Background:
This is a predicted structure of a 502-nucleotide part of an RNA (small-subunit ribosomal RNA, 5' domain) from an uncultured bacterium. The coordinates come from a structure-prediction model, not an experiment, and the mean pLDDT is 85.

[in-house]
Context: one part of a larger RNA
RNA sequence: GAUGAACGCUGGCGGCGUGCCUAACACAUGCAAGUCGAGCGGGUGUGACACUUCGGUGUCAAAUCAGCGGCGGACGGGUGAGUAACGCGUGGAUAACCUGCCGGGUGCAGGGGAAUAACAAUGAGAAAUCAUUGCUAAGGCCCCAUAAGCCCCCUGAGCCGCAUGGUGUGGGGGGGAAAGAUUAAUCGGCAUCCGAGGGGUCCGCGUCUGAUUAGCUAGUUGGCGGGGUAUAAGCCCACCAAGGCGACGAUCAGUAGCCGGCCUGAGAGGGCGAACGGCCACAUUGGGACUGAGACACGGCCCAAACUCCUACGGGAGGCAGCAGUGGGGAAUAUUGCACAAUGGGGGAAACCCUGAUGCAGCAACGCCGCGUGAAGGAAGACGGCUUUCGGGUUGUAAACUUCUAUCGACAGGGACGAAAAAGAUGACGGUAACUGGGUAAGAAGCCCCGGCUAACUACGUGCCAGCAGCCGCGGUAAAACGUAGGGGGCAAGCGUUAUCC
Numbered sequence: 001g002a003u004g005a006a007c008g009c010u011g012g013c014g015g016c017g018u019g020c021c022u023a024a025c026a027c028a029u030g031c032a033a034g035u036c037g038a039g040c041g042g043g044u045g046u047g048a049c050a051c052u053u054c055g056g057u058g059u060c061a062a063a064u065c066a067g068c069g070g071c072g073g074a075c076g077g078g079u080g081a082g083u084a085a086c087g088c089g090u091g092g093a094u095a096a097c098c099u100g101c102c103g104g105g106u107g108c109a110g111g112g113g114a115a116u117a118a119c120a121a122u123g124a125g126a127a128a129u130c131a132u133u134g135c136u137a138a139g140g141c142c143c144c145a146u147a148a149g150c151c152c153c154c155u156g157a158g159c160c161g162c163a164u165g166g167u168g169u170g171g172g173g174g175g176g177a178a179a180g181a182u183u184a185a186u187c188g189g190c191a192u193c194c195g196a197g198g199g200g201u202c203c204g205c206g207u208c209u210g211a212u213u214a215g216c217u218a219g220u221u222g223g224c225g226g227g228g229u230a231u232a233a234g235c236c237c238a239c240c241a242a243g244g245c246g247a248c249g250a251u252c253a254g255u256a257g258c259c260g261g262c263c264u265g266a267g268a269g270g271g272c273g274a275a276c277g278g279c280c281a282c283a284u285u286g287g288g289a290c291u292g293a294g295a296c297a298c299g300g301c302c303c304a305a306a307c308u309c310c311u312a313c314g315g316g317a318g319g320c321a322g323c324a325g326u327g328g329g330g331a332a333u334a335u336u337g338c339a340c341a342a343u344g345g346g347g348g349a350a351a352c353c354c355u356g357a358u359g360c361a362g363c364a365a366c367g368c369c370g371c372g373u374g375a376a377g378g379a380a381g382a383c384g385g386c387u388u389u390c391g392g393g394u395u396g397u398a399a400a401c402u403u404c405u406a407u408c409g410a411c412a413g414g415g416a417c418g419a420a421a422a423a424g425a426u427g428a429c430g431g432u433a434a435c436u437g438g439g440u441a442a443g444a445a446g447c448c449c450c451g452g453c454u455a456a457c458u459a460c461g462u463g464c465c466a467g468c469a470g471c472c473g474c475g476g477u478a479a480a481a482c483g484u485a486g487g488g489g490g491c492a493a494g495c496g497u498u499a500u501c502c
Base pairs, nucleotide, nucleotide: 001501002500003499005498006497007496008495009494012371013370014369015368016367017366018364019363020329025327026326027325029324030323031322034071035070036069039068040067042065043064044063046061047060048059049058050057051056078282079281080280087207088206089205090204091203092202093201094200097199098198099197102195103194104193105192106191107190108189110144111143112142113141119134120133121132122131123130124129150175151174152173153172154171155170156169158167159166160165180187181186208254209253210252215245216244217243220242221241222240223239225237226236227235257279258278259277260276261272262271263270264269284305285304286303287302288301307318308317309316310315335361337360338359339358343357344355345354346353347352374404375403376402377401384395385394386393387392408443411437412436413435418429446491447490448489449488450487451472452471453470457486458485459484460483461482467474468473
């Protein structure tokens, strides 16, 4: 000098930040991912109209509910357990790859079919939920057609390269598409090419400590063949060979998320990796796949385990390292707040809905910055305190007193920007900020230190006691070093102490 700090004493205001570093311990409760009726058929109930045997029935319209279907739930948000690794950083490679939504280009959308949830009925169960039968729709599923381009096989020129090869064109054969909706403005569908953005994989170099860890390795190293993947590859498998790594530190052990950066320092360097941004990993523990453009998926599924809860004992339910909040641990870290007004995200043609992302507010001197606690005059140098050589000295222009001012706070008044493409509408923050007014010096100073280092001295008390202390060291009867008082020094809404780093 610095800190995500804590502790002691003290504490007026504002702005901007920051706030579980410990138990990746366990979690009550609420919320954190939905949306679309302009994809589809129903249920409920309301209104209008029509019919009516007066019981109702039908049609239409707005509403609502779950279901089928679509897109989103792989983003956003959290945490740092694991990981010494192509994890990260940096520079490359991909002639070994993928890419929903978005932008651009080209070409298409013709026929047909079978189901199923919802629903109804019946049944089982305490529940979670399930079974059987029957009915039905679609942009759900399936079949046929069409195929410029696309994919596969065979085959022939050209051009190019980086070994396998790439590109491109000609011929032959084979294969695969589609979906509609509407308020008639549009929005969608299929195939294929390009782009943009995103991702996967591989490689060079760099990336802590220990040799009181010296040898390690059998899918191990390589090959042929096959499987597998979006893709290269022992990634996996069969067979064959016997290799591969290591004092330039393998293996083993310990520790650790990495970086941009942050702190310190003249620099070199050292330390750190909170907040913000990028990457990675994880989601009670371990394992697995499904769906999908994308996951091996925090608020999806299955299995196992531990734990908690419900149970009619047969069986079920759950996962805060999301935002708040609780218990626990700890020296220690906040509200079960407001709003989608803005920014951004998802869905929707839109209106709009959702959004603990976010914007704000609350709490905390935790940090940085700013401001205030008054200003000028005022000597009989008052009283009081302390001290004294008893003359005085000092506190001290300090106070009183006079004049002035009103920042902040309090009160009152009107009152925003942030909010918009012609108008109109729309503000959580917030009656906030800023502004104006009246009025009062009023409501606002402490903490540490004073032996040397180190700025600041006397008195009394104590008497190696009580105590102090960062180091040297003080204290045993005049202690500037202990305690108190007066005075002084330093910093100041803080000041000290402790811890840690340079």